[in-house]
RNA sequence: GGCACCACUAGCUCAAAGGUAGAGCGUCAGAUUUAGGAUCUGAAAGUUGCGGGUUCGAAUCCCGUGUGGUCCA
Numbered sequence: 001g002g003c004a005c006c007a008c009u010a011g012c013u014c015a016a017a018g019g020u021a022g023a024g025c026g027u028c029a030g031a032u033u034u035a036g037g038a039u040c041u042g043a044a045a046g047u048u049g050c051g052g053g054u055u056c057g058a059a060u061c062c063c064g065u066g067u068g069g070u071c072c073a
Stems, first nucleotide, its partner, number of pairs: 001072002004070005011025004019056001027043005049065005
């Protein structure tokens, strides 16, 4: 460098085949305990990398673009 491919979503690891964005771990609060751990209950945490487009409706489809990786050169 490429009419090439993959990933990007909560603090971390990952789901979600066009219809209210979730789980596990972690964090915080409560219960339990002399205290802590474990366990149980609850809560907070997201402009889905960014900018546009299509659609009644987009994490999902289309275009552009950023970062990382793969392949080719």
Background
A computed fold for a 73-nucleotide RNA from a Planctomycetota bacterium, annotated as transfer RNA. Taxonomically the source falls in Planctomycetota (Bacteria, Pseudomonadati). The coordinates come from a structure-prediction model, not an experiment, and the mean pLDDT is 83. It matches the Rfam family "tRNA". Gene Ontology term of the family: triplet codon-amino acid adaptor activity.